This is a predicted structure of an 81-nucleotide RNA (c-di-GMP-I riboswitch aptamer). It was read from a public genome assembly, where an Rfam model found it. The prediction has a mean pLDDT of 80.

[in-house]
RNA sequence: AACCGUAAAAAGCAAAACCAGGGCAACCUGGCGACGCAAAGCUACAAGGGUCUAAUAAGAUUUAGACAGCCAGCUGCCGAA
Numbered sequence: 001a002a003c004c005g006u007a008a009a010a011a012g013c014a015a016a017a018c019c020a021g022g023g024c025a026a027c028c029u030g031g032c033g034a035c036g037c038a039a040a041g042c043u044a045c046a047a048g049g050g051u052c053u054a055a056u057a058a059g060a061u062u063u064a065g066a067c068a069g070c071c072a073g074c075u076g077c078c079g080a081a
Base pairs, nucleotide, nucleotide: 004079005078012037013036018031019030020029021028022027035069041074042073043072048071049070050067051066052065053064054063055062
């Protein structure tokens, strides 16, 4: 340094439900709350795959959106085996 995460320590994030607000919707923001997470940090861009929503359509599609806690890419804390 890479891999790795069954150890320790320090710090961190926050699912569902519920409440308030926004959005046609997917979903988002805040509160509350912890199911979980060693990347649950960042990236949805014309410039990876996938899923979902709206409009359109017989369908395929197309257009406009959403999701990074689906895979992926990039970056990164600690260091026992």